[in-house]
RNA sequence: CAGCAGGAGAGAGCCGGGUUUCCGGCCGCCGAAGGCGCAACUCGCCCGGAAACGCUCAGGCACAGGAAUUGUUG
Numbered sequence: 001c002a003g004c005a006g007g008a009g010a011g012a013g014c015c016g017g018g019u020u021u022c023c024g025g026c027c028g029c030c031g032a033a034g035g036c037g038c039a040a041c042u043c044g045c046c047c048g049g050a051a052a053c054g055c056u057c058a059g060g061c062a063c064a065g066g067a068a069u070u071g072u073u074g
Stems, first nucleotide, its partner, number of pairs: 001074006011027001013026005028061003034057001035055003041049002
């Protein structure tokens, strides 16, 4: 990095159009794509690296899909 399996959280919110979906606006929320920050941690020390902690720009809030991460195979 790739295949397979598991994989949470939060309004199917309101209004208009349209009417499975979807688009726009208005709030309310979630964090485990990504990103950013503190800096736990790492290092004998320094330089560095850096979280599942924090922020929510992005993303997400029925199903689906995605999903950090775990197991397994290469």
Record summary: Predicted 3D model of a 74-nucleotide RNA (Glycine riboswitch aptamer) from a marine sediment metagenome. The model forms 89% of the base pairs in the Rfam consensus.